[in-house]
A computed fold for a 62-nucleotide RNA from an Acidobacteriaceae bacterium, annotated as Fluoride riboswitch aptamer (crcB RNA motif).
It matches the Rfam family "Fluoride riboswitch aptamer (crcB RNA motif)". Gene Ontology terms of the family: response to fluoride and positive regulation of gene expression.
Of the family's consensus pairs, 100% are formed in the model.
The source organism's lineage runs through Bacteria, Pseudomonadati, Acidobacteriota, Terriglobia and Acidobacteriaceae.
RNA sequence: AUUACUUUAGGUGUUGGAGUUCGCCUUUAACCGCCCAACGGGCAGAUGACUCCUACGAAGAA
Numbered sequence: 001a002u003u004a005c006u007u008u009a010g011g012u013g014u015u016g017g018a019g020u021u022c023g024c025c026u027u028u029a030a031c032c033g034c035c036c037a038a039c040g041g042g043c044a045g046a047u048g049a050c051u052c053c054u055a056c057g058a059a060g061a062a
Stems, first nucleotide, its partner, number of pairs: 009026005016053006033043004
């Protein structure tokens, strides 16, 4: 210095925070939404999954 393994830790999973859990990656990485004819237009959602809070939107009540 390189490779492999183990342990620990960190990062990350399309817009905020927290808990639980799952997956991926080890900084040359994971990841950074999809569709169309791509000028431009269209679609779902604050979650990877579940729950809560916050922001935004709609309806109703006091």